[in-house]
């Protein structure tokens, strides 16, 4: 400079076109002398890289762009 992947709570990952969900974790509770574990909770948190398009509707699909990563040169 091309090609390919990747980008979703504080972190790791799902969600394959119909109101984003799990686990940690964090807050609160029970337990416990106190932590730790465990166990409860219509608890908290992400409008999903940025901009635009396409759809009745977009994390999804199309385009351009930033980052990062592999491969070529």
């Nucleotide at each position: 400079u091309g090609c390919g992947g990747a980008g979703u709570g504080g972190u790791g990952u799902a969600a394959u076109g119909g109101u984003a969900a799990c686990a940690c974790g964090c807050c609160g509770g029970a337990c416990u002398u106190u932590g730790g574990a465990u166990c409860c909770g219509u608890g908290c948190g992400a409008c999903u890289c940025u901009a635009g398009g396409u759809u009745c509707g977009a994390a999804u699909c199309c385009u351009a762009g930033c980052u990062c990563c592999g491969c070529a040169g």
A computed fold for a 73-nucleotide RNA from Candidatus Woesebacteria bacterium RIFCSPHIGHO2_01_FULL_38_9, annotated as transfer RNA.
Model confidence (mean pLDDT): 81 of 100.
RNAcentral holds the sequence, with entries from ENA.
NCBI's taxonomy places the organism under Bacteria, Bacteria candidate phyla, Candidatus Woeseibacteriota.
It matches the Rfam family "tRNA". Rfam describes the family as follows. Transfer RNA (tRNA) molecules are approximately 80 nucleotides in length. By type it is a transfer RNA.